[in-house]
RNA sequence: UCCCCAGUGGCGCAAUUGGUUAGCGCACGGUACUUAUAAUGCCGGGGUUGUGAAUUCGAUCCUCACCUGGGGAA
Repeated sequence: UCCCCAGUGGCGCAAUUGGUUAGCGCACGGUACUUAUAAUGCCGGGGUUGUGAAUUCGAUCCUCACCUGGGGAA
C1' cells in the first nucleotide's frame, strides 16, 4: 500500500435479497417469597445499530468515504 471480516444498551449475541414498538441472555434497579441471604418468579430502566454522507416514501440492512479492532498478501 492492497484485500477480507467485524463494529447493535454495561457485557455477550440476534434481527437482511429495505417495511411501521430493534429483541434474547447475563448484569443493574424495584418487588414477591424467606427469620435473613442466596436461588426462583414478576415488573422496570438503559440503544440515536462505530462516524458522516448518498439512494429511497421508508435504512441495523443497499452505496461511498472515514475511524477502530482482527486476519491475509506484497
The RNA shown here (transfer RNA) has 74 nucleotides and comes from Blattella germanica.
Rfam family: tRNA. About the family: Transfer RNA (tRNA) molecules are approximately 80 nucleotides in length. Rfam links the family to the GO term triplet codon-amino acid adaptor activity.
Model confidence (mean pLDDT): 81 of 100.
The gene name in the source record is tRNA-Ile-TAT-12-1.